[in-house]
RNA sequence: UCGUGCUAGAUGGGGAACUAGCGGUGCCCUGUACCCGCAACCCGCUACAGCGGGGUCGAAUUCCCCCUCGAGGUCCGGUUCUGUGGAACUGACGGCGACACGCGGUGAUGAGGGUAGAGUCCCGCGCGGCGGGGCACUGUGAACCCGGUCAGGACCGGAAGGUAGCAGCCGUAAGCAGAACGCCCUGGGUGACGUGGGAUCGCUCUGCCGGAGCAGGCGAUCGACGGGAAGCCGGAGAAUUGAGAUCGACAGAGGGUGCACGG
Repeated sequence: UCGUGCUAGAUGGGGAACUAGCGGUGCCCUGUACCCGCAACCCGCUACAGCGGGGUCGAAUUCCCCCUCGAGGUCCGGUUCUGUGGAACUGACGGCGACACGCGGUGAUGAGGGUAGAGUCCCGCGCGGCGGGGCACUGUGAACCCGGUCAGGACCGGAAGGUAGCAGCCGUAAGCAGAACGCCCUGGGUGACGUGGGAUCGCUCUGCCGGAGCAGGCGAUCGACGGGAAGCCGGAGAAUUGAGAUCGACAGAGGGUGCACGG
C1' cells in the first nucleotide's frame, strides 16, 4: 500500500408534553435512513438508560468529537385584537331640558313691556262672478192628420155667384240650431267686495307711552335619562414584536479512530 474476513459501531434526528429520570408508541418540525412483537387512564429500562427476535453495511463521502449556519419548537417581556366573567364609576355619543359664557342675528329708522284699533278665525245676508236649467231674441222648421190666402181642377146653381179644398206663397206649433246682452230659478272646494253678529289664547300690521335690550340658531357649561366589545379588574385564545432565554433537525468545514490473515 492492496485484497479478504471480523469487531466497535451504524441502520434517521429533533421539539413540546408525559415521567423521579431515560427511551418508545402518539402529536409537531425536518428529512428519506431495515423487518416482526409490546405500548397512553400506557410499554420497557436505571444515569451504561426502550425491551425481545431477525437482516444488511461495516474502519470510512457512511462511525465519533468540535466549530459555523440554522428550519422549527417552548418559555419570558412589550403591543394589538377576539371571546368571556365581574365590579360599577368615569369619559365620549345620542336626543331632551336648563343657562345666556362665546360666535352670530335683531334693535335709537326705537328692544322687551303697556295701551288703542284693524286684520287673520266662525256664521248669516247683500252684491258680483262661475256652473246648470228655463224664458225672451234670431234663423230654420208641417206632402196630409196647423192657420191665412187659395191658381188649376172638382162640386152646387138657369145665371149671378157660392162651397170644400191640393200645390204654391205667407206665417206658425212641437223640434233643431245660433247667439253679445237681458230676465227668472238654482248650486258651490266662488270673491284682495259690502254689511250685521259672534269669537278674541295666539300671530301680523298701524298709532301712542316709554327708553335698551331681545332672542335663543351654532358652540361652551350644567342636569337627569338612554345605549353600547370605550376605559377598570380577572382569566382564555390569536397575531406581531425583542442584539430576551432555551432546545435544536438538515447542511458546511476541520480533526480523530481498530483486529486478524495474505500479497
Predicted 3D model of a 263-nucleotide RNA (Bacterial large signal recognition particle RNA) from a Thermomicrobiales bacterium. RNAcentral holds the sequence, with entries from ENA. The model forms 94% of the base pairs in the Rfam consensus. The prediction has a mean pLDDT of 79. The gene name in the source record is ffs. Its Rfam family is "Bacterial large signal recognition particle RNA". Rfam classes the family as a non-coding RNA gene. Rfam links the family to the GO terms signal recognition particle, plasma membrane targeting and SRP-dependent cotranslational protein targeting to membrane, signal sequence recognition.